[in-house]
Formats: sequence, C1' cells, structure tokens
RNA sequence: GACAAGGGCAAAGCCGGUGAAAGCCGGCGACGCAAAGCUACGAGGCUACAGCGCGCACCAUGCGCCACGCCAGUCGGGCCGCCGAA
Repeated sequence: GACAAGGGCAAAGCCGGUGAAAGCCGGCGACGCAAAGCUACGAGGCUACAGCGCGCACCAUGCGCCACGCCAGUCGGGCCGCCGAA
C1' cells in the first nucleotide's frame, strides 16, 4: 500500500491487585491503531518516596528543587515482523 483474506492490539470508564505517586498488572470494555510489536538513544511530558533548600525553639505539617521512577497510544531515531491486488 486495496472497501482483499486470515488474524492482532485495546483508549476512556468500571472492578481487583501493586506502588509514596506517576504508572504498571489482571478482568470487563472498544476510542482508535498497518507496526497501538520491541527499545528511554534525542526532544517532550507525568510523578516526587528518599535527598537538598526554605520555614520552625523542636517535632509534625507546608512550600520549592530534583529521576535514581514512569509514558513507546506525543514526535524523531534504532531493532524486528504478518498479509498483499492494481
């Protein structure tokens, strides 16, 4: 890549689990997806337990910073791959 065939994945939401959170996992569920398969390398985004700073007589609370935590269904790069007519 075609209104092809056979298949695949599964947004929001709800339930359960896990985690400090973001998020992730399982079930239900389908908004969508031709790489919505894998990979945090670049850009970007989310979270902030711990830590640091502020503040306080002290503790607790609070505020700010911060990825060592995440997002591949934000974009780019890398790797791998099913079907296939004109």
Model confidence (mean pLDDT): 86 of 100.
A computed fold for an 86-nucleotide RNA from a soil metagenome, annotated as c-di-GMP-I riboswitch aptamer.
The sequence is in RNAcentral, with records from MGnify.
Rfam family: c-di-GMP-I riboswitch aptamer. Its family is annotated with cyclic-di-GMP binding in the Gene Ontology. About the family: GEMM was predicted in a large-scale screen for bacterial structured RNA regulatory elements.
Of the family's consensus pairs, 100% are formed in the model.